Predicted 3D model of a 332-nucleotide part of an RNA (large-subunit ribosomal RNA, domain IV) from Larkinella insperata.
Lineage of the source: Bacteria > Cytophagia > Cytophagales > Spirosomataceae > Larkinella.
Context: one part of a larger RNA
RNA sequence: UCAUGGCUAAGGAACUCGGCCAAUUUACCCUGUAACUUCGGGAGAAGGGGGGCCUACCCAGCGAUGGGAGGCUGCAGAGAAAAGGCCCAGGCGACUGUUUACCAAAAACACAGGACUCUGCGAAAUCGAGAGAUUCAGUAUAGGGUCUGACACCUGCCCGGUGCUGGAAGGUUAAGGGGGGGCGUUAGUCGCAAGGCGAAGCGCUGAACUGAAGCCCCAGUAAACGGCGGCCGUAACUAUAACGGUCCUAAGGUAGCGAAAUUCCUUGUCGGGUAAGUUCCGACCUGCACGAAUGGUGUAACGAUCUGGGCACUGUCUCAGCCAUGAGCUCG
Numbered sequence: 001u002c003a004u005g006g007c008u009a010a011g012g013a014a015c016u017c018g019g020c021c022a023a024u025u026u027a028c029c030c031u032g033u034a035a036c037u038u039c040g041g042g043a044g045a046a047g048g049g050g051g052g053c054c055u056a057c058c059c060a061g062c063g064a065u066g067g068g069a070g071g072c073u074g075c076a077g078a079g080a081a082a083a084g085g086c087c088c089a090g091g092c093g094a095c096u097g098u099u100u101a102c103c104a105a106a107a108a109c110a111c112a113g114g115a116c117u118c119u120g121c122g123a124a125a126u127c128g129a130g131a132g133a134u135u136c137a138g139u140a141u142a143g144g145g146u147c148u149g150a151c152a153c154c155u156g157c158c159c160g161g162u163g164c165u166g167g168a169a170g171g172u173u174a175a176g177g178g179g180g181g182g183c184g185u186u187a188g189u190c191g192c193a194a195g196g197c198g199a200a201g202c203g204c205u206g207a208a209c210u211g212a213a214g215c216c217c218c219a220g221u222a223a224a225c226g227g228c229g230g231c232c233g234u235a236a237c238u239a240u241a242a243c244g245g246u247c248c249u250a251a252g253g254u255a256g257c258g259a260a261a262u263u264c265c266u267u268g269u270c271g272g273g274u275a276a277g278u279u280c281c282g283a284c285c286u287g288c289a290c291g292a293a294u295g296g297u298g299u300a301a302c303g304a305u306c307u308g309g310g311c312a313c314u315g316u317c318u319c320a321g322c323c324a325u326g327a328g329c330u331c332g
Stems, first nucleotide, its partner, number of pairs: 001327008010318002014316001019313001028050004036041001038150001052072004057068004073077001085311007092303002097109002113148007125134003151298004156228003161225002163221005170216003176210002181205005188197003229247005256290001257287001268284005
C1' cells in the first nucleotide's frame, strides 16, 4: 500500500447520477393498527410494551404447571448464532408466472377474460412427393388463425384507397371448339418453248363466332389494413368567440386524458414540497406530434420494476484514525 473483517468523538446523506454500499430492524409473547378497497385485503400496517433467577406466600389445577405478590442480580436476562428497516406519493404492467445459457428480468412475453374470423368432419389448419400423420380416438359449449389483455366505466365518425365477403346484367379475357379465307404441292390442261392455270387429296396458316374464374363493375364489411381538415369575420372596456361565411374531404378526433414512458419551443405558467427543486406532485391547455381492443380512462392487491419525498439508521461523507487476519520483500 492492497484485500477481507471489527470499532469510532461530534455531525448524520453534507457523499453520490442515485443512500450504491454499509448500518438500522429482526425470532417469540402482549397490545395496537390509517387511507383506500374488488370487502378477500391493506396488515407483521404503523406504533408501544415484555422477557433472567429465587420464594416455605395467595389463586386455579388431581398434577405437571400457569397467574399473582414479594425479593435477588449484572453494562447487558430472545445475555452467543440464526431471523422484516418503515412510511408517503406517482408512472408502467392487473396478478402467480416466462425471457436474451455467458453484459439486459423489464414497462418485454405469457396470462385468465374480451372480440373478429375460418371450419359440418374424409373439417379447417399443419407436415409429407405420396401412402399417411398431427389435430383427435375430438365434433361448433369443438378445433385453427389474428388482435386485445384481470376488473370497473366505455369503445365515437369514415367503406373514398387496400383487403375480405357477396353479386351477377354488361365490358375484357386463356386453352379448347370453330373454320370464312389464304398459301404450298400436282393429276390434268394451255403454250413451239420459257412458262401459265390448276380439281381432288395431303400439308401449312388461320378471320368471324363460341369460350370460365379473374379483372373492370355493383353492394356489404373498420375489435379488417387504415384515416379522422383549412381560411376569414363576429358579443356595449379589453380579451375570447357560443354564432356566421367560405373552400376541401370518404369522414373531419366524440367520451376521456393531456408539457404525458408522448411537449420541439421548455427549466411553459401557477400552486405544493426545499433556505435554495432542469427532477417530483397537483393544476392549466397554446396536444410541434394523445385518443378509444395498433384499445381510452380509472383502479384495490401484487413488483429483486422505474421516479420523487420523509422517518429511523449509519465511516457514503466532513476527514480520517485504530485494531485483526491475509497479501507484499528474498529464496524455493
It matches the Rfam family "Bacterial large subunit ribosomal RNA". Gene Ontology terms of the family: structural constituent of ribosome and ribosome. The full RNA is in RNAcentral, with records from ENA.